[in-house]
Order: sequence, then C1' cells, then structure tokens
RNA sequence: GAAGUUCGCCAGGCAGUCGCUGCGCAUCUCGGUGCGUGGAGGAAAGUCCGGGCCCCGUAGAGCAGGAUGCCGGCUAACGGCCGGGCGUCGCGAGGCGACGGAAAGUGCAACAGAAAGCAUACCGCCGAUGGCUCCGCGAGGAGAUCAGGCAAGGGUGAAAUGGUGCGGAGCGCAAGCUCCGGGCGGGCGCGAGUCUGCCGGGUAAGAGCCCACCGCAGGACUGGCAACAGGACUGGCAUGGCAAACCCCAUCCGGGGCAAGGCCAAAUAGGGGAGCAAUGGCGCUGCUCGCGCUGCUCCCGGGUAGGCUGCUCGAGCGCCGUGGUAACACGGCGCCCAGAUGAAUGACUGCCCGGCGGUCGCGGUCACCCCGCGGCCGCUCGACAGAACCCGGCUUAUCGGCGGACUUCCUUU
RNA sequence: GGUGAUGUAGCUCAGACGGUUAGAGCGACGGAUUCAUAACCCGUAGGUCGGCGGUUCGAUUCCGCCCAUCACCACCA
Repeated sequence: GAAGUUCGCCAGGCAGUCGCUGCGCAUCUCGGUGCGUGGAGGAAAGUCCGGGCCCCGUAGAGCAGGAUGCCGGCUAACGGCCGGGCGUCGCGAGGCGACGGAAAGUGCAACAGAAAGCAUACCGCCGAUGGCUCCGCGAGGAGAUCAGGCAAGGGUGAAAUGGUGCGGAGCGCAAGCUCCGGGCGGGCGCGAGUCUGCCGGGUAAGAGCCCACCGCAGGACUGGCAACAGGACUGGCAUGGCAAACCCCAUCCGGGGCAAGGCCAAAUAGGGGAGCAAUGGCGCUGCUCGCGCUGCUCCCGGGUAGGCUGCUCGAGCGCCGUGGUAACACGGCGCCCAGAUGAAUGACUGCCCGGCGGUCGCGGUCACCCCGCGGCCGCUCGACAGAACCCGGCUUAUCGGCGGACUUCCUUU
Repeated sequence: GGUGAUGUAGCUCAGACGGUUAGAGCGACGGAUUCAUAACCCGUAGGUCGGCGGUUCGAUUCCGCCCAUCACCACCA
C1' cells in the first nucleotide's frame, strides 16, 4: 500500500423567525397570555420469544397440548448472551451449525435399477464338482456352460451393505491415490530396449475364507466440573439415511392482556319502589270475567356519551474502582432523560459539513480517456424510519461515516 | 394498541400421507347445433401453489423469517 475479518460508536452541525406539546412559576376577563425548562429510535418496526405489572382461576399431582434440546456459566427470565467441545467452510483473522435418541418400537424411500433394507445377480468373470459333446482300448485329455461358483469391472440411483496390501516423494484423517523406481511372469526385438500383467496368503477363478493395517464397535486407564479428547487391549464387519415423519427421553409452561384493571358520571330513553288521582280511559270483544297499556310527584341503583387513574424513577443512565477470560456481579460518586390520546416532537431562511451532476483551472510526460487538488453554479440530495404500560432479547429495514483489535499478500528498511 | 385467521387458474374453493403429471365448478376461447341467440354437447388454453431461506434424494405440503388481506376487542348481565 492492497484485500479482508471482528468489536464498538455516530446517524448532519450552528444561528434566527414562526408554530405544537408536558411540567413549574406569574398574571388576569378562568380561558388564555408571558417566562423558564423537557420533548423519538438503533431499530420506536415485526409482535417472534422472555419477564415485570394487573385481573381471573387454582389443595397437590397427573393426562392432553405446546416449547426447548452438546457442556458449563450469566440472568428476574428466555428459544437470549458469554466461554468451551464437536462438526463444517475459509490460506488465515474468523464465520456458520434446530448439535439428545435410528442398537425401544412403528413407518418412508417416487422414477430408474437384478436388487432399496434378515440383500441380490441384468451385462460380466470362472470352469473345481455333477451332468453333456468330442477324442482315446484305458488312465486321461479337449470343448461348451445346463446345474453351479464369484462380485473385480460395467450399468441404475440421492443412496448399492466398509476400505487397503512391494519401496521413495507430493496430496489425503488414514489405509490409500498420482508420479518415479524395483522384483517376477509373458509378448515383440539379433540387441540396447519396448509393451503388458501381477506383486500379503489362499484359490479353478475369486471372495464377505485366512493374515496385517486404516476406518468402525467396545474399552481398563489418563486429562477435564462437564461436553469431550487421548488410549493399552479386545472384537472381527454387524449396526446405511430420514425424528423441521410418528415416536422415546430430559427440562420448562395455569389463562388473559393497559381496549388489563380501578374510579367519577351527565342529557334523553328505559327499569324498580313509594305516594296521590279518577273505580276512570283505550285494546283483546258484541257482553261478563280476566289480561295488558295509560296520568302527576318523589326516591333508588345500573349502563351509555364523556372524564380521571393505571402513566412513567426504572432489572434506569453516566463515570470510576474491585472480582471474573467473558457474559455479568458488587461498591462509590453524580444525574432525571417524552408522556401525547383523530394523537405533539415541525416548517422556513442563512452559513458550514458530506454526497451527486455540470463547468473552469492546475498537476499526474503531451493529446483523448482516467485519477487527484482547488474555484464557481445547480440539486423536490442528507439512509431506514415516528413512541402509545414498561423492560431484556431476537429478527427484519438502513445512504454513509469514525475508531480499536486482528489476518493474508506485495514493496521498502 | 392488542389478539386471531387466511393466501392454490380471471372468480369461488378442493388437495395431502412429502413422490413422477396440482384438480373441480363458474368464467374465457374454438368447434358443433340454430334462421339467429341462449341453454345443452365436444374440445382447448390458463398456475412463480404470496415472497425468501432451510430440512430432505425430492417441498404447494414440514420448519424459520418477511409481505399482503380479513375478522374481533369498551362496560353490565
């Protein structure tokens, strides 16, 4: 210098004028006016988790349902955060991970394919054994592959039932792979050489049969609080995937939400009660009985409109110290930091800062281009976005800028 | 402000247990019929299963995050 990783912070600044709103004081004509002071966010958003607070329910436990899921810690709590383990991506700093159980059980795997879960054999390979054909007097030999044997290779699939076998180097978790080399056999060549096959054993050929190793499973013991890591030794390949399929295991969860909840309370209408007044009036009905409605005054409680409260001092904020790797905890000092309700927190002007565009000048060797610096002009340029009871998180949106720590590469010393 | 539900063809709705190709009715278009129109009959087209990401061999379906739309809420009894 370039490219990155991670953590934290800011979210245009200043001045003037005019407005909105909470609180305090003053004033009067009781609703204004004046003065002072406060007035959005890192996400106020989504309402996805968790808690405070309030009301209801509740002996306790269980069922159902839901959530979470490596280990330890933090916290009021959490699905959050911190540290660690393991896996995975990255050269690295670091990033990401719904990361319990598939050996409790049930289930799923379309199509393709021989076979999809106690495996199997389409192409292929083999020719020991039985049978077949031919040759041979016979012993036996040759051929083909009907039965049979094999699973190296091909083919299907997302997935096919572990892998490997002489030596050295690079790569790979490892056995191994690639390259180079060696040994043995065979073909060609007079030859130097070249081509090819094999290289633990075993076999007719092979193997999933034996041996060894890697991987896998168990595992004394060691380290660690634990997750886990290492691992003498043993087993001898079984025991592939899916639980964001049912399920099993462990832990947690009572329901609702400030339109919760508490209080005050008109006008009009309606309800209940008492008293007064006709023994009336109207309707069912033509009559009798019965039922309903109907006047005035006073009292009562409920609801509606509306208003008050809940309402903002709180797991609060800043600085310092101590403990801790950290999240965080504790202590000291200082501070008060929105409470609106058709819903305030704004508008205009000027200057500055930053961005974009145009133009001019200078510089980078000239011209075009490009880059840098400076002047002038313009911009319906200054991201995402607006509290509604409060708080801790997560997620999503977001023009840009600043600072700390770290990584890789290049250059110089 | 709070709570709940829904999103599949132009419209109204199915679909499931994850499986090859997502259906139905109405509508649209074409044909047939009719003197002509409608109805009836035959056929055709039309889908980002709201968007993005994840789990899985495979997602409209399962999970997460966004987006849009709709409904409900005071008080008394």

This is a predicted complex of two RNAs, RNase P RNA and transfer RNA, with 490 nucleotides together.
Rfam match: Bacterial RNase P class A. It is annotated as a ribozyme.